[in-house]
């Protein structure tokens, strides 16, 4: 200075949030196990299963100082034999002792947990007991008898064993005597004992023995005591209510037995009790405690090791001995295993140590010692002791130690990685210095021992040097073990693995592998760039371990006493009354049960804790302390409960006045109105629908008017207006009846408030019995719609709706919000009723209902807010992931239907709530587009081009595939291109860098060959030098590499496409919101527009719009060739002079801004009209394309990762194909004709193009074309003719003077070469086709229509068709946004989020997996009834024996034995009950890959869903009938909020 320092989270539902809510994981133990790996030591532990079976050996004996005796051993005597130290006989004389007889012990120690839920145990307590040995105290131990084991004989029997006969002893056994403080009795009296041994001896007696004395031990009988034992009470001790009643000795008295001892413990009789909702009975689990593990606690789970009880000992039973046992190593009987047998009988019992089989994931030696602590016996020495103490095996667990230290950078080597620079393994190793723990060899060495005994000596006791006590000295005893510890030697020597590396969660890269092998505690990887499989390299954690697996507690406030909930998440019983039980208004008195304080027992040791001490330290031991209970007892306090007593009146009742109501139950009664009979009047239709049709109706409907008939509901009033507990009530009037709500007085005087059970009431379906049935309508029928339509819509229509009675008892029986109380700013309605002021309009306060909107506070939000989901308080229900399931099985209730109360196997990581932001709707508003109207002109019909798909081939290369692939890539495949096919070749290669040799380089000719190619051959010798070479290009070699239109656009870059030229996407600071978000960006006007203005929790910015560019339309300027000519000259021709006004070219400017005036509007932005202007409201076209989506298209433009192939998937080469051809579609041209076609005349453009080109004039030729050459690198020359058009002429409505395919024939160009497969010309031939179903496309103005001219690509093919461009001619229409498509903004509603191509419900099919039912099978357990009864006790005996006592004897007392009863174990028979296992068949569920088959739900899900019940259907599901809002949208009403 002390003993109670103590609380973490995380991952997983969602596009993304909060919440709710499982499921996981990190920590900590473990009598473990398994997987790798393994050096030493210390303390600990070691069959958790099969209470399964055991072969061996041991584990309880001791005492000769109780006893008779002696088998074997030893000593001693005697005898005999002899080989003089050996044998052989005899002898209990002695050491000593085998059996036997008696004592104590065997009931302690040791095992195990099977049963046991109270005959246990665990805390405190009682009273009616017992107690060997052990202490203490008294008293006694006197004198008799009769047996009987051992031994001997004699018999049976395989054995185990056992029988007869005769002998013997005792601390064995039996009587007497003596006796009480013993015991029974009230008393008087009666009853009960005993046993010797051992040491010594002076006296005294005896011949010896010995008597006797005296010590010790023993033995007897009371006493008290410690310890130990039984009994008895009270708390306190797992789960099931799908186990609710259970008890006949049962509960209690009486009397009797019994007991060690209360007591139904047992027995007769009496009585009807007795224990259960505080859980009796009954079922299932299980020894219980101290403690141990966990935890912050409080809990929870657990009962191994040590320690208390208990209970068991092969299974059931009984019982004897004995203080004690109904007895593990004792009996007795009964089952079952199991050895032995001579088949006749016998034996056992490891849940003691050890070991053995078997069981199982899985638990050790058939060890050594009593050396020590304890037991047992004995005076003792000692013996016995598998108790215990060691030793063995086992990293099984705790806890310590080493497996080297230091230095060492060339950062070797080797491996891994690489951006090829390195990096990292890494001072790590190697070297070089140094230590030696443990380990090895050598030496010394403890503690653990004290003592008992036994010598000596002292002292006390005593007669006594004996015995015995007490003390000191000697002597002696060690399993472990020659161990611990301590010294020496030599030497880095002998000693590291083991999991893990996507995130929880510390630690990263490479390669294999390709949804497969595999991994995985959750999420979740793996489908060709895996940090998540699986080897490596490097790293992290622990470390002689490390990991997995199983089990616990803890994270988990997720059963919430500490410490949750229930409006929507799981969850308030449908409603009330009222039992039991909970709780309970003001004050005052008693009591003191709770409660609170104090003393005291007690709570065993061990453990936890604190705190000394000892092992070198710890782990381990040990000393003292603290701590430990809803405990017990006593003594106080009395605020609160809580009891007893008297009281109050604020709660609550009651009377008496008054009120307002569709409250509830009988009974009369009234009008509309449907239907239907009759009768008039009437004539062809009615009906009903999205449209129709069954259906009525000329035999007279419908319509109408009159009349009767019937049965249901009760317009209007009527309202978020009344009443009722709730269901739920509505014509009107009588009657009878319950509740409530207020006024002011009076009365009782807590009589209150909830409320498990249990009782009433309870909508509509539905049941059963009788009625009744106008109109509605489940079923059903027909008629529509549909692919189908067991629906939805229509014609009919049966139960049933209605009425009495009796049943069901269920609904989304909802405010999804249980009843009562009490407290909390308010404003507006509105129903009843008082009060108060009054100005009769109204205001003010108040009580009780009903509503809306809101303060604070709550809530995940949403939302509630005095009618509370707010602060509180007392009571009840209920909840604990999701499906399985509100199902199964049992009970209860019902006539059924079916209620009700209700599980589990399995399976999944989610299910869900609110609220967000997208998408989305066959919701909703507002807007815009050639989006639809309003219109021109087309396609879909023909024929021909072309792409495509398909089919086909040796190839039909490849790619594009809704819009946004299909005259696209390809701005032009005859070869080439060529990527494809066949077949011939080539292999460092057709291309590119390097190296080494040889040639210049290139060229001429000829053979073979389809040609690459391959031999042959001719000329050539060039340029630069420093004179060594060298540069280019050829050829030849090896090899490093080339090459690849191979794959993968789902590894990529880059371009592109599309929404979309839509108007939008954002960002910074603020603000709101727990948050994802929101606000800004919404609203009000306005725009082509998120453009702009106002307004506003917003201010402000960016990328988008527009605007800066291009062009184009009008003008001025500046310059005039090849352009242009007004005016002069000149001419055929702007040709020439000459000019640059003009036009035109290319450069610069102006110009158009709602600027201006009027209106509308909000004094804004903005629109509408006008004027002026060439143009007017972005003036026309382009170019430009946010922030995204579509894994959108492309590895065949290029470029690239990664894979592949490398005498081939590369390269060269000839032929072929890419043009094929029953068909489909897409995209154009040509037409079908008179607005035309066809002759003849004539007339006006723009933009290009051109040297490998473009090609005039002139001449041939019907033309294509040829000749032929001028000009032209182009405002100069050519293409170059514009064509529609105008002006005449013909054609006359026809398959044509229309259209021009096909197809025959002769031609031109290009080109090596037009056969497959080119364009054109010329003649001839003259198909389809008369305007095009259903569908569809363009276009809004210089536009559609229609005409015709150029260019790219190209040798050559596109003008009758492609694709870009250019101009000439030149329209109709647009009321308007309902309707189609596509889009923006805002808002709703969602179960969507891969986002409606979403999501998603049921049958059936297949499959596997679990359970239900089930004729029944087998078993386990139990009740009841009956049989039947071994041992054994205990009662009875008339049968048989018997040594001790009594008697003289007979015989009696007693005793055995045998027989009879009662109880009773096994067994047995029937009959129930529970529970398990299985079962042919058979019901649901559950889970699986891309089956089937429809569309039930989510939007208004296309018939709003959903509940309850009822019928009906392949299924989801429909319909009836009544509820719900958890329905959208519209419209109306009310209410609030603003003004």
């Nucleotide at each position: 200075a002390a003993a109670u320092u103590g609380g973490a989270g995380a991952g997983u539902u969602u596009g993304a949030u909060c919440c709710u809510g499982g499921c996981u994981c990190a920590g900590a133990u473990u009598g473990a196990a398994c997987g790798c790996u393994g050096g030493c030591g210390g303390c600990a532990u070691g069959c958790c299963u099969a209470a399964c079976a055991c072969a061996u050996g041991c584990a309880a004996g001791u005492c000769g100082a109780a006893c008779g005796g002696c088998a074997g051993c030893g000593c001693g005597g005697a005898g005999g034999g002899c080989u003089u130290g050996c044998u052989c006989u005899c002898u209990g004389g002695c050491g000593g002792c085998g059996a036997g007889u008696g004592g104590c012990g065997a009931a302690c120690g040791g095992g195990u947990g099977a049963g046991u839920a109270a005959u246990a145990c665990a805390u405190a307590g009682g009273a009616a007991c017992u107690u060997g040995c052990c202490u203490u105290g008294g008293a006694g131990u006197g004198g008799g008898g009769g047996a009987u084991a051992a031994c001997c004989c004699g018999g049976g029997g395989a054995a185990a064993c056992u029988c007869g006969g005769a002998c013997u002893a005792a601390u064995a056994c039996c009587g007497c005597a003596u006796g009480a403080u013993g015991u029974c009795g009230a008393a008087a009296g009666a009853c009960c004992a005993a046993a010797g041994c051992g040491g010594g001896g002076g006296c005294u007696c005896g011949u010896a023995a010995g008597a006797c004395c005296u010590c010790g031990c023993g033995c007897u009988c009371c006493u008290a005591g410690a310890g130990a034992g039984g009994c008895c009470u009270a708390u306190g001790u797992c789960a099931g209510a799908u186990u609710a009643g259970c008890u006949a000795g049962u509960u209690g008295g009486u009397a009797g037995g019994g007991u060690a001892a209360a007591a139904g413990c047992c027995u007769a009789c009496c009585a009807a009790g007795g224990c259960a909702a505080c859980g009796a009975u009954c079922u299932g689990u299980a020894g219980c405690u101290g403690g141990u593990c966990u935890g912050a606690g409080a809990g929870g789970a657990u009962g191994a090791u040590c320690a208390g009880c208990c209970a068991c000992a092969u299974u059931g039973g009984g019982a004897c001995u004995g203080a004690g046992a109904c007895a593990c190593g004792g009996c007795c009987c009964a089952g079952a295993c199991u050895c032995c047998u001579a088949c006749g009988g016998g034996a056992g019992g490891c849940a003691g140590c050890a070991g053995u089989g078997g069981g199982g994931a899985a638990u050790a030696u058939u060890g050594g010692a009593c050396a020590a602590u304890g037991g047992g016996c004995g005076a003792a020495a000692g013996c016995c002791u598998g108790a215990u103490c060691c030793a063995g095996c086992a990293a099984u667990g705790c806890c310590g130690c080493g497996u080297g230290u230091g230095u060492g950078a060339a950062g070797a080597a080797g491996g891994c990685c690489u951006u090829c620079g390195g990096g990292u393994u890494g001072u790590a190793a190697a070297g070089c210095a140094c230590u030696u723990u443990a380990g090895g060899u050598c030496g010394g060495a403890a503690a653990g021992a004290a003592a008992a005994a036994g010598c000596u000596u002292u002292u006390c006791c005593u007669a006594a040097u004996a015995c015995g006590a007490a003390a000191a000295g000697c002597c002696u005893u060690g399993a472990c073990g020659g161990u611990a510890c301590c010294g020496a030697c030599a030497g880095a020597a002998u000693a590291a693995g083991c999991a893990c590396c996507g995130g929880c969660u510390a630690a990263c890269u490479c390669u294999g592998u390709g949804c497969c092998a595999g991994c995985a505690g959750c999420c979740g990887c793996g489908g060709u760039a895996a940090u998540a499989c699986a080897g490596a390299g490097g790293g992290u954690g622990c470390g002689a371990g490390c990991g997995u697996u199983a089990a616990u507690c803890g994270g988990a406030u997720u059963u919430a006493c500490u410490g949750g909930g229930c409006g929507u998440a799981a969850a308030g019983c449908g409603u009330g009354c009222g039992u039991a039980g909970g709780u309970g208004g003001c004050a005052a008195c008693g009591g003191a049960a709770g409660u609170c304080g104090g003393a005291u027992g007690u709570g065993a040791a061990a453990g936890c804790c604190c705190u000394g001490g000892g092992c070198u330290u710890a782990a381990c031991c040990u000393g003292g302390g603290a701590a430990u209970g809803c405990c017990g007892u006593c003594c106080g306090a009395u605020a609160c409960u809580c009891c007893g007593c008297a009281g109050c009146u604020a709660g609550a009742a009651u009377u008496c006045g008054g009120u307002a109501g569709a409250g509830g139950g009988a009974g009369a009664u009234g009008g509309a109105a449907u239907u239907c009979c009759a009768g008039g009047u009437g004539u062809a239709g009615c009906g009903g629908u999205g449209a129709a049709a069954u259906g009525c109706g000329u035999a007279g409907a419908u319509a109408u008017c009159u009349g009767g008939a019937a049965g249901a509901a009760c317009a209007c009033c009527a309202a978020u207006g009344g009443c009722g507990a709730a269901g739920g009530c509505a014509g009107u009037c009588u009657c009878c009846u319950g509740g409530g709500c207020c006024u002011g007085a009076a009365u009782u005087g807590a009589c209150a408030c909830u409320g498990a059970g249990g009782c009433a009431c309870g909508a509509a379906a539905g049941c059963g019995u009788g009625g009744g049935u106008a109109g509605c309508a489940a079923a059903c029928a027909g008629g529509a719609u549909u692919a189908g339509a067991u629906a939805c819509c229509c014609u009919g229509g049966u139960a049933g709706u209605c009425c009495a009675c009796g049943c069901c008892g269920u609904a989304a029986a909802c405010g999804a919000u249980g009843a009562g109380a009490a407290c909390u700013u308010g404003a507006c309605g509105u129903c009843g009723g008082g009060c108060c002021g009054c100005u009769u309009g109204c205001g003010g306060g108040u009580c009780g209902g009903u509503g809306u909107c809101g303060u604070a506070g709550c809530u995940a939000a949403c939302g509630c807010g005095a009618u509370a989901a707010g602060u509180u308080c007392u009571c009840c229900g209920c909840c604990u992931g999701g499906g399985g399931a509100g199902u199964a099985c049992g009970g209860c209730c019902g006539c059924a239907a079916g209620g009700u109360u209700g599980a589990a196997a399995c399976u999944c990581a989610a299910a869900g709530g609110a609220a967000u932001u997208g998408a989305c709707g066959g919701g909703g508003g507002c807007c815009c587009g050639c989006a639809c109207a309003a219109g021109c002109g087309g396609u879909g019909g023909a024929g021909u081009a072309u792409g495509u798909g398909g089919u086909u081939u040796a190839a039909u290369u490849c790619g594009a595939u809704g819009c946004a692939a299909c005259g696209c890539g390809a701005a032009g495949a005859a070869c080439c291109u060529u990527a494809c096919c066949u077949g011939g070749u080539c292999u460092u290669g057709a291309c590119a860098u390097c190296c080494a040799c040889g040639g210049a380089a290139c060229u001429u000719u000829c053979c073979a060959g389809a040609g690459a190619u391959g031999g042959a051959u001719u000329g050539g010798u060039g340029c630069c030098u420093u004179c060594g070479g060298g540069a280019a290009c050829c050829g030849u070699g090896a090899g490093a590499c080339a090459g690849g239109u191979g794959c993968u656009g789902c590894a990529u870059g880059g371009c592109u496409g599309u929404c979309g030229u839509c108007a939008g996407c954002u960002c910074g600071u603020g603000u709101c919101g727990u948050g994802a978000g929101a606000u800004g960006u919404u609203g009000g006007g306005u725009u082509a527009a998120g453009u702009c203005c106002c307004g506003c929790a917003a201010c402000g910015a960016g990328c988008g719009c527009a605007a800066c560019c291009c062009u184009u339309g009008u003008c001025c300027u500046u310059a005039g060739u090849u352009g242009c000519c007004a005016g002069c000259a000149u001419u055929u021709a702007g040709u020439u002079g000459g000019g640059c006004a003009c036009u035109c070219u290319a450069g610069g400017g102006a110009g158009a801004c709602c600027g201006c005036c009027g209106g509308u509007g909000a004094c804004a932005a903005a629109c509408c009209g006008g004027a002026g202007g060439a143009a007017g409201g972005u003036g026309g076209g382009g170019a430009u394309g946010a922030c995204g989506u579509c894994a959108a298209g492309u590895c065949a433009u290029c470029a690239u990762g990664g894979c592949c192939c490398u005498u081939a998937u590369g390269a060269c080469c000839a032929g072929g194909g890419c043009u094929a051809c029953a068909c489909a579609c897409g995209u154009a041209c040509u037409a079908c004709a008179a607005u035309g076609g066809u002759c003849g005349g004539u007339a006006c453009a723009g933009a290009g193009g051109g040297u490998u080109g473009c090609c005039a004039a002139g001449c041939c030729g019907c033309g294509a074309g040829g000749u032929g050459g001028a000009g032209c690198u182009a405002a100069u020359c050519c293409c170059a003719a514009a064509a529609a058009g105008c002006c005449g002429g013909u054609c006359g409505u026809a398959g044509u003077c229309c259209g021009g395919a096909u197809c025959g024939g002769a031609g031109u160009c290009u080109g090596c070469a037009a056969c497959u497969c080119g364009a054109c010309u010329c003649c001839g031939u003259g198909a389809a086709g008369u305007c095009g179903g259903a569908a569809u496309c363009g276009c809004u103005a210089g536009u559609a229509a229609u005409c015709g001219c150029c260019g790219a690509u190209c040798a050559g093919c596109a003008u009758u068709u492609g694709c870009g461009g250019c101009g000439g001619u030149g329209a109709a229409u647009a009321c308007g946004u309902u309707c189609c498509c596509g889009g923006g903004c805002c808002u709703u509603g969602u179960a969507c989020a891969c986002a409606c191509c979403g999501c998603c419900c049921g049958u059936c099919a297949c499959a596997c997996c679990a359970u239900g039912g089930a004729a029944g099978u087998u078993g386990a357990u139990u009740g009841c009834a009956c049989c039947a009864g071994a041992c054994g006790u205990c009662g009875g005996u008339u049968g048989u024996c018997c040594a001790a006592c009594c008697g003289c004897a007979a015989g009696g007392a007693g005793g055995a034995c045998g027989c009879c009863g009662c109880c009773c174990a096994c067994g047995g028979u029937g009959u129930g009950g529970u529970u398990a296992a299985u079962g042919a068949c058979u019901g649901g569920g559950g889970u699986g890959a891309a089956g089937u088959c429809g569309u039930a739900a989510c939007a208004a899900g296309g018939u709003a869903g959903c509940c309850g019940u009822a019928g009906g259907g392949g299924a989801a599901c429909c319909u009836g009938c009544g509820g719900c809002u958890g329905g959208a949208u519209c419209a109306c009403c009310u209410c609030c909020u603003u003004u």
Notes: Small-subunit ribosomal RNA from a Nevskiaceae bacterium, 1539 nucleotides, folded computationally. Taxonomically the source falls in Nevskiaceae (Bacteria, Pseudomonadati, Gammaproteobacteria, Nevskiales). The coordinates come from a structure-prediction model, not an experiment, and the mean pLDDT is 83. Rfam family: Bacterial small subunit ribosomal RNA.